[in-house]
Predicted 3D model of a 100-nucleotide RNA (Purine riboswitch aptamer) from Clostridiaceae bacterium 14S0207. It matches the Rfam family "Purine riboswitch aptamer". The family is grouped with related families in Rfam's "Purine riboswitches".

RNA sequence: UAAUUUAAAUAAGUAGUUCUUAAUAUAAGCUUGAUAAUAGGGUUCAAGCGUUUCUAGCAAAGGCCGCAAAUCUUUGACUAUUAGGAAUUAUGGUGAAUUA
Numbered sequence: 001u002a003a004u005u006u007a008a009a010u011a012a013g014u015a016g017u018u019c020u021u022a023a024u025a026u027a028a029g030c031u032u033g034a035u036a037a038u039a040g041g042g043u044u045c046a047a048g049c050g051u052u053u054c055u056a057g058c059a060a061a062g063g064c065c066g067c068a069a070a071u072c073u074u075u076g077a078c079u080a081u082u083a084g085g086a087a088u089u090a091u092g093g094u095g096a097a098u099u100a
Stems, first nucleotide, its partner, number of pairs: 001100007013091013026056001029049006041065002058076006
C1' cells in the first nucleotide's frame, strides 16, 4: 500500500426528510368605495396600504348598540426567513486481526 475477515466499532463533518422551541415579519391590522341586516341582527364584495417577505388576513366566545348606524374586547393560526434541539436516511470514514 492492497485484499479479506471481524467488531453492540460504525465517530466528526455535510446533505435530505419529519417533529419541535425561539426570534424576525404582521398589529391575523389599517384605509377607501360599495353592499346586507337590526337584539332570533351585526353581512357580503372590490381596490389599496402595511413586511428588505411568498402566502394569509379568518374562527370562536363575550360585550355593546333599546331599533339607529355603527361595532368593541379576549383567545386561538398559517406562511416566509434565521437559529437551536430531537428522530431518521444518505454520505463519510474509524478500530482490531490475518494474508500478500